[in-house]
Molecule: transfer RNA
Organism: Candidatus Nomurabacteria bacterium CG10_big_fil_rev_8_21_14_0_10_35_16
RNA sequence: GAGCCUGUAGCUCAGCGGUUAGAGCAGUCUGCUCAUAACAGACCGGUCGUGGGUUCAAAUCCCACCAGGCUCA
Numbered sequence: 001g002a003g004c005c006u007g008u009a010g011c012u013c014a015g016c017g018g019u020u021a022g023a024g025c026a027g028u029c030u031g032c033u034c035a036u037a038a039c040a041g042a043c044c045g046g047u048c049g050u051g052g053g054u055u056c057a058a059a060u061c062c063c064a065c066c067a068g069g070c071u072c073a
Base pairs, nucleotide, nucleotide: 001072002071003070004069005068006067007066010025011024012023013022018056027043028042029041030040031039049065050064051063052062053061
């Protein structure tokens, strides 16, 4: 330098144009217990990497850039 993949909650990830963007773990509270753990319930959580474009409508499609990874030179 070229190509490909990834970027969504504190962490690991789902979501492949249309209803309120979700799950598990973590955190907080409550229940249960003599108590702790486990278990159950509730709550807490996001400018979907950044900026543009297409569309009635974009996390999702297109372009550029940024960051990380892999391959080639």